[in-house]
Context: one part of a larger RNA
This record gives sequence, structure tokens and C1' cells, in this order.
RNA sequence: CUGGGUUUAAAGGGUGCGUAGGCGGCUAUUUAAGUCAGUGGUGAAAGCCGGCGGCCCAACCGUCGAAUUGCCAUUGAUACUGCUGGGCUUGAGUGCGUGAGGGGUUGGGGGAACGAGCGGUGUAGCGGUGAAAUGCGUAGAUAUCGCUCGGAAGGCCGGAGCCGAAGGGGCCCAACUGGUGCGCAACUGACACUGAGGCACGAAAGCGUGGGGAGCAAACAGGAUUAGAUACCCUGGUAGUCCACGCCGUAAACUAUGAGCACGAGAUGGAUGGUGAGCUAUCGCUGUCUGUCGGAGACAAUUUGUUUAGUGCUCCGCCUGGGGAGUAUGGUCGCAAGGCUGAAACUC
Repeated sequence: CUGGGUUUAAAGGGUGCGUAGGCGGCUAUUUAAGUCAGUGGUGAAAGCCGGCGGCCCAACCGUCGAAUUGCCAUUGAUACUGCUGGGCUUGAGUGCGUGAGGGGUUGGGGGAACGAGCGGUGUAGCGGUGAAAUGCGUAGAUAUCGCUCGGAAGGCCGGAGCCGAAGGGGCCCAACUGGUGCGCAACUGACACUGAGGCACGAAAGCGUGGGGAGCAAACAGGAUUAGAUACCCUGGUAGUCCACGCCGUAAACUAUGAGCACGAGAUGGAUGGUGAGCUAUCGCUGUCUGUCGGAGACAAUUUGUUUAGUGCUCCGCCUGGGGAGUAUGGUCGCAAGGCUGAAACUC
């Protein structure tokens, strides 16, 4: 390289946008580059292969042929691919109408709970556990009422429900803003798909500067438990968790299942559009999204099954025995932590 694979055996990039490249709808035209056919030249000899022949045979040798699958030139063919200019509308996009939504950003507002401060009532306990103790409390705690302050999180609704490319998104209101469904078929006319590099986004933890800090809580301290207990349980408690700006760039970033298009039985739920009958109970038809069961088929099996792991096509990533090892080294990125790229010896 070819081949075979990629849910769970090794293997789908965390996700998107997009450059090069690859690949690409219907129709007629130009050209003849790819493609196909003819002819000519060349493709040294030896060797290999086939026929015949010479040494008694063979090895060996001679001779003729085939082959040399290639390259060049030339004459043609034009279905397919490419090229040229033209047309089309079903792919794609735009427009108009209409719909659902925790999609995003910013600002404002409200209530419950919790903790704290001040004040009132009130008195000996509270708290905690398997049982306790550390701890808190006569300097008046716990409990209860009022006022005030603070930060974080959003109960019920709430749902295998909704939105988003993924990460992810849930109190209320407003402004700004992205995506998307359905209907119409007015416009553009292949503008499409994928996407090496590249760029952007990217949970939590962590890092930098400044703020904030109620609750929770790594580390840490104490009390228990225990043979021990650097734990599980308890009392405390600092980073952190929150905000702004800047880094980090990783996850079982999972549907462990890349993206796109087409085709291929059904049944039954949920969400949200359009439409018909009916006439307000409902029954159909037709889209989009999301579940469950299941047929053919697939698969080593588990299973999957129009949301495919079926049947095909296009493009990308990745895999090639286990350990050594996601280590060493080099490069590169980062403030650091570390990330990305990524071996070998040796060993089974």
C1' cells in the first nucleotide's frame, strides 16, 4: 500500500464553523483530457514460458515463436467522467404567513428556607449518636415572637416533557439575540455533501488579579470506633463553591454508536404544527421531534431493527496481540498544574 474492521473484543475525533482536497441533481451543446478501438514506432541481448532440434539421456546448447501487461506518435469513436458556454427546478438557500421552547446575553424585581445582629417572652439544658464524647449554654443558650442585614439556590408545576452542535439550560419581568417546525410556492438556480490543516466553543476541578462569602466543605483540628483507624460516624473548619475579567482544554465530554443522502413490514405512547369529517365527545389524513415493542435483514452473541448495528453511495477520524506506556525523548502550547503529538529496548 492492499485487505479487514471501529456499541460491548484494539478502534468514532468532546462539539461546531470552515480552507485545501475528495465527491456531486435533470437537460441538450462544445471539446476530446480521462476512457475505448485501429495503425506505426519503441519496449537490447541473455533469462522465464511454448514448439522443434544438437550432445546416448539430463544438466547444457541452438533455433523459431510467444511474452515484455509499458511508453510515444497518429487516425478515429463519444455512452460515461472531465472541460466550454446555455437551459431547468425536484437538492440547497431566500421571501411571506404562522407556531412551540429551562436556547443565549444583559439589566431589574420578589418569596420560602438558612445563618447572623438588635430587642421581647422564657429557664436549664441544647446539640449529636448505634451508644457516646468533643462542642454550645446561667456572661441566659436551645425554643418562640418582632425588626434588620447577608449570600447562595430556585420547592410545587415537573413529566423517559422541552430547547441547544456539544458542553449544557429551570423563580418572575423587560430589552437585545441565535437556532428550528409547519403552510404557501413568490425569488435565486446546483449555490450541495464531507472536511486534512486552521479557527471557535467546550462540565467539574485547577490557576492569575480584584471582589464576595450564608450554607456546604478537600486540607486541617478535636471527639468517637478500632488491635491500629492518617477512614467510614460526630463537633468544628480553610481553600473552594458565588461574581467580573483572563487562563487551562480535560471527562464513563456515553447513545461507550462520526456527518450527509436514498431505499427497505408494522404496532403503540409522548411533544408540537397543518388539514378534513363531525359538531364540541371524538374520529381520521399529513409533517417534524422524542420513547417502547417488534418483522425481514444484520450480528460472535448480548442485542439492533425507518432515531439501524439493514441495503447502497460520498467524505473524514481511528484500529492492527498483552505488558513496557499514554511512559521516555524531541517538538509545541501553558503562569503553573499539566495538555497535544508520541516511541524503543526488554518481556509474555
Predicted 3D model of a 348-nucleotide part of an RNA (small-subunit ribosomal RNA, central domain) from a rhizosphere metagenome.
Its Rfam family is "Bacterial small subunit ribosomal RNA".
The prediction has a mean pLDDT of 89.